[in-house]
Molecule: SAM riboswitch aptamer (S box leader)
Organism: Bacillota bacterium
RNA sequence: CUCUUAUCCAGAGUGGCUGAGGGAAACAGGCCCGAUGAAGCCCGGCAACCCAGGGGACGGGCCCCAGGACGUCCCCUGAAGGUGCCAACUCCUCCAGGACUUCAGUCCUGGCAGAUAAGAG
Repeated sequence: CUCUUAUCCAGAGUGGCUGAGGGAAACAGGCCCGAUGAAGCCCGGCAACCCAGGGGACGGGCCCCAGGACGUCCCCUGAAGGUGCCAACUCCUCCAGGACUUCAGUCCUGGCAGAUAAGAG
């Protein structure tokens, strides 16, 4: 970098250093955040994808049955480790279909794009 799968309306600081920017993706527009301190670093925290423990359902094979082990799925608990995350729906924007409509828009479903994790190449 590409592909696959899952998730993306929840959650997370009155801390320390520092000092002007910041809001992934578009050198864009909008709308916001920011000296009552942005980004960054440290500490802290959240969550539970991987992970650890326990329980359940199903599966194929072991001559047969059951159990164990294995595989898939579901539930509960945990948080040592690997990631991730800690304003606003993924801040909003694009495409298709639909509902409502005061015609400015709002909402729903799906898609595209993106983010994160796990796996494969």